[in-house]
Molecule: FMN riboswitch aptamer (RFN element)
Organism: Paracoccus aminophilus JCM 7686
């Protein structure tokens, strides 16, 4: 100094109260959640300054498991296993005002969104695949400059 390879560890929250009913933490009215990288005019520190560092978006941009899909083998079909992310597709969801040179990011107020399977009744919050993978973040350890 953070390029390069390797190893290791870390890596996701959240139904509380009421109602209906044979039966719902699935529906109804209240509530309650918010992964990873970017971006940044907030917010805090350093310096002593057009600088540097830490943190800040669920719904701007990008990734990520899941579902689909594809290839294999297996099955009489239904449909099962293994594999593949350089794979069509699903992969949600913001607006009003205010400040300002600038803001879907800040203030203020309102509204949206949330795989798959399974259930006495339809789940973002219950159980399940999952003690699993993973965007990534951290450290060790050799090398290179």
């Nucleotide at each position: 100094c953070c390029c390069u390879g390797u190893u290791c560890u870390c890596g996701g929250g959240g139904c509380g109260g009421g109602g209906u009913g044979c039966a719902a933490u699935u529906c109804c009215c209240c509530a309650c959640c918010g992964g990873c990288g970017g971006u940044a005019a907030g917010c805090g520190g350093g310096u002593u300054u057009u600088c540097c560092c830490g943190c800040a978006a669920g719904c701007c941009c990008g990734c990520g498991a899941g579902c689909g899909c594809c290839u294999u083998u297996c099955g009489c079909c239904a449909g099962a296993a293994a594999g593949g992310g350089u794979c069509a597709g699903c992969a949600g969801a913001u607006c009003a005002g205010g400040u300002g040179c600038g803001a879907u990011u800040c203030c203020u107020g309102g509204g949206c969104c949330g795989a798959c399977g399974g259930u006495c009744a339809u789940a973002g919050u219950c159980c399940g695949g999952a003690u699993g993978a993973a965007a990534g973040a951290g450290a060790g350890c050799a090398g290179a400059c």